[in-house]
Formats: sequence, C1' cells, structure tokens
RNA sequence: AGUAGAGUAAGUAUUAUGCGUUAAGUGUUAAAGGAUGGGAUGUCGCCUUUAAACGAAGAACUUCUUGUUCGCGAUAUAAUGCUGCGUCCGCUACU
Repeated sequence: AGUAGAGUAAGUAUUAUGCGUUAAGUGUUAAAGGAUGGGAUGUCGCCUUUAAACGAAGAACUUCUUGUUCGCGAUAUAAUGCUGCGUCCGCUACU
C1' cells in the first nucleotide's frame, strides 16, 4: 500500500418472568435534550422529557376474595438465535 473481516445504537423471532385489561403501556404529531462500532464526526435510525390529538378484548371457572386458567395489548424486562454505522482513522487476517 492492496484485499477481506469483526464490532454500535437498535430491529426481529423464540422462550421465561412480569405489567395492564378499573387503560397504564404501545403507536401518531410537535418542541427540547441525550446516547450511538476503539477514536473523531454525523443521520432520515434510537432513547428521554414536555405538550397535543387519537384510542383497546375480554371470557370461563372458583365462590367471597379477588383467586385460578385461557386470551387480548404494535405491553415491559431478561436470555438465546438472526440482522445491524454513512465518512475518516484505528483493529484483525492475508499479500
């Protein structure tokens, strides 16, 4: 110097354990802030806060206490598998 490769945020599937079903959460919009391969930078991707609009699936059994079971929710967390940085530098392997 050349070629190839790994790794972020996060997404998705499965499983487990919860939460809600008396509606929180999720999703949408706007604003502000923040974190994002090892370093720098950055985003149309991610997170948080605030505000606004919208808005839901319960049922069976038990029999006196809200308990069990099956569901439902773009539900939460964890584990595992798979997917997964634009630019510059770095890292690993080979030449």